[in-house]
RNA sequence: AUUCAUCUCUCGGAGUGCCAUAUUGGCUGAGAUAGCAUAUUGCUAAUUCCGUAGAACUUGAACUAGAUAAUUCUAGCGUAAGGAAGAGAUUGUAUUUAAAU
Numbered sequence: 001a002u003u004c005a006u007c008u009c010u011c012g013g014a015g016u017g018c019c020a021u022a023u024u025g026g027c028u029g030a031g032a033u034a035g036c037a038u039a040u041u042g043c044u045a046a047u048u049c050c051g052u053a054g055a056a057c058u059u060g061a062a063c064u065a066g067a068u069a070a071u072u073c074u075a076g077c078g079u080a081a082g083g084a085a086g087a088g089a090u091u092g093u094a095u096u097u098a099a100a101u
Base pairs, nucleotide, nucleotide: 001095002094004092005091006089007088008087009086010085011051012050013049014048015047017027018026019025020024033045034044035043036042037041057082058081059080063076064075065074066073
């Protein structure tokens, strides 16, 4: 000096299933909520996560295999494609350069 991590501020991106004995419960998860309109989708808010060292999330996908009461449950697919950033602070990590020994 730079990078990464952490924190702060501002800005942005994305998701909201499956069942049952059903108006309440169960399963997984960071999160599966509520409302409004539309006409089977969109928008708003909350919540949670993620922002290029990008598996947050989308496409492939009404996919394949294995589980399950069932499922975007698990794995493959995937060194596939796409996908949203700036500043500051302090401490630490790593690298490089210079000087001294």